[in-house]
RNA sequence: AUCUUAUCGAGAGUGGUGGAGGGACCUGCCCUUUGAAGCCCGACAACCUGCCUGUGUGGCAAGGUGUUAAAUCAGCGAAACUUUUUAAAAAAGGUUUGUAUCGACAGAUGAGAU
Numbered sequence: 001a002u003c004u005u006a007u008c009g010a011g012a013g014u015g016g017u018g019g020a021g022g023g024a025c026c027u028g029c030c031c032u033u034u035g036a037a038g039c040c041c042g043a044c045a046a047c048c049u050g051c052c053u054g055u056g057u058g059g060c061a062a063g064g065u066g067u068u069a070a071a072u073c074a075g076c077g078a079a080a081c082u083u084u085u086u087a088a089a090a091a092a093g094g095u096u097u098g099u100a101u102c103g104a105c106a107g108a109u110g111a112g113a114u
Base pairs, nucleotide, nucleotide: 001114002113003112004111005110006109007108008107013041015040016039017038021031022030023029025075027074028073042068043067044066047064048063049061050060051059052058072106076103077102078101079096080095081094082093083092084091
């Protein structure tokens, strides 16, 4: 780097350092000198791992990763509702914002393979 597979509605800082960017990406939108990224410490989680086990998609630990604004922030297609226009068909737009319609693309992370 490519492929396979699982997950992506929960959780986690009033810390130190640093000093202008950041949210993968175009666009939108948002965060940010009331302090961005990065680094350190802390924390969260439990994929791999270890142990236990009554064997159950079980319990405990936290060594390897990972994570620590917003659902993966939205995006593409469909569906439902709705607005405008139209004689109608059709076209264009809006909402689906919190248990929150469905699916895809792209992406992220773990594990495995080449």
The prediction has a mean pLDDT of 78. SAM riboswitch aptamer (S box leader), 114 nucleotides, folded computationally. Of the family's consensus pairs, 91% are formed in the model.